[in-house]
RNA sequence: GGUCGGGUGGUGUAGUUGGUUAUCACUUCUGUCUAACACACAGGCGGUCGUCAGUUCGAACCUGGCCCCGAUCA
Repeated sequence: GGUCGGGUGGUGUAGUUGGUUAUCACUUCUGUCUAACACACAGGCGGUCGUCAGUUCGAACCUGGCCCCGAUCA
């Protein structure tokens, strides 16, 4: 340098023939429980989807540029 795959809460992830409130688990916070802690149970906070632009009535999802990570070829 070529080709392919990926980037989504603090972490790991689901979600695309475009559709109105983006899923789950862990973590964290609060409550119940306990002498207390842990466990368990109930509830809450936290992301506008790598970034910029385009298409569209409407984009996490389609198109293009760029950035980052991985695989592979040379």